[in-house]
RNA sequence: GACUUAUCCAGAAAGGCGGAGGGACUUGGCCCUGCGAUGCCUUAGCAACCAACCUUGUUUAACAAACGAGGAAAAGGUGCUAAUUCCGGCUUCGGUUAUACACAUAACCGGAGAUAGAUAAGUU
Numbered sequence: 001g002a003c004u005u006a007u008c009c010a011g012a013a014a015g016g017c018g019g020a021g022g023g024a025c026u027u028g029g030c031c032c033u034g035c036g037a038u039g040c041c042u043u044a045g046c047a048a049c050c051a052a053c054c055u056u057g058u059u060u061a062a063c064a065a066a067c068g069a070g071g072a073a074a075a076g077g078u079g080c081u082a083a084u085u086c087c088g089g090c091u092u093c094g095g096u097u098a099u100a101c102a103c104a105u106a107a108c109c110g111g112a113g114a115u116a117g118a119u120a121a122g123u124u
Base pairs, nucleotide, nucleotide: 001124002123003122004121005120006119007118008117013043014042015041016040017039021032022031023030026089027088028087029086044081045080046079049077050076053071054070055069056068057067058066085116090113091112092111093110094109095108096107097106098105099104
């Protein structure tokens, strides 16, 4: 890098370095930012994906292993600490308004889904 599975409306900031744009990409919004953002480092914190711990289901004659379910904890491996992944774009459903009054089109509002992305675990 590719593939698979799961999650993404909750939560959690101080200091130092640095000095201009940043919020992944494109586009439209909307925000953050010289009262110093984004980024990097340190410390602190949040959460509970994995590991470890306890209980338990299937499977077995029984155990082990494997595949699941639940719980507690936060010393380990990651992750995260502005705004829902900041929001929209594509598809579909519903509603309102306008044109047309049969279909339909456009704008706006709302629901669902897809794509893309992020993170974890596994495979390659």
This is a predicted structure of a 124-nucleotide RNA (SAM riboswitch aptamer (S box leader)) from Chitinophaga silvisoli. Of the family's consensus pairs, 97% are formed in the model. The coordinates come from a structure-prediction model, not an experiment, and the mean pLDDT is 83.